[in-house]
């Protein structure tokens, strides 16, 4: 997402998650700490410049959050039937969750299938 129905149950498909052997690693057990760790997703890596805020009575200067600018690497959309290329062009590169926990992973378990936008066509209304 579809099948089946008034509903309920069921049956199919697609998306993540955890989870053995085997890898990594090695005494156990409690508590405390933080630039701990992980997860969905395209939302990441570098380096430079500078802003705010904190930890100290306070400066400087380091650390941590938090945003910002440039510049390279890269990552994704769309350009209109489908899927792959090359060339252009115009855009994105968020936000969220676990809660000290999580490597791969059969069996085996769980969660989700919503929100948004875009296009033609008819009806209606309000502005100019």
């Nucleotide at each position: 997402c579809g099948c089946u129905u008034g509903u309920c149950c069921g049956g199919g498909g697609c998306g993540g998650g955890g989870g053995a052997u085997c890898u990594c690693g090695a005494c156990g057990g409690c508590a405390c700490c933080u630039u701990g760790g992980g997860g969905u997703g395209a939302a990441g890596c570098c380096a430079c410049c500078g802003g705010g805020u904190u930890g100290g009575a306070a400066g400087c200067g380091c650390g941590g959050c938090c945003g910002g600018g440039u510049g390279g690497c890269c990552g994704g959309g769309c350009c209109a039937g489908c899927c792959c290329u090359c060339c252009g062009g115009c855009c994105c590169g968020a936000a969220c969750c676990c809660g000290a926990c999580a490597g791969c992973u059969a069996a085996c378990u769980u969660c989700g299938c919503a929100g948004g936008c875009g296009c033609c066509a008819u009806g209606g209304a309000a502005g100019g």
A computed fold for a 128-nucleotide RNA from a soil metagenome, annotated as c-di-AMP riboswitch aptamer (ydaO/yuaA leader). It matches the Rfam family "c-di-AMP riboswitch aptamer (ydaO/yuaA leader)". Its family is annotated with cyclic-di-AMP binding and regulation of gene expression in the Gene Ontology. The prediction has a mean pLDDT of 76.